Predicted 3D model of a 72-nucleotide RNA (transfer RNA) from Cerina litoralis.
């Protein structure tokens, strides 16, 4: 060079083309306790980036952009 996969909360991962884009863990605030953990409630957080196509795009299509594999 080619080819193929993948990119969504801080972290791991879910999401038939129609949901408030969900968990889990960690964050943050209370309850409970001498305190701390551990339990519970309650909160805040995410779709690489640009265009298509569609009534509607995490999804499908093309380019770009990183990361990983194969191959010469």
């Nucleotide at each position: 060079g080619g080819c193929c996969u993948c990119a969504u909360a801080g972290u791991u991962c879910a999401a038939c083309g129609g949901a408030u884009a969900g968990a889990a863990u960690a964050g943050a605030a209370g309850u409970u306790u001498c305190c701390u953990a551990a339990a519970c409630u309650u909160u805040a957080g995410a779709u690489c980036c640009a265009a298509g196509u569609u009534c509607g795009a995490u999804u499908c299509u093309u380019g770009g952009u990183g990361a990983g594999g194969c191959u010469a």

It matches the Rfam family "tRNA". By type it is a transfer RNA.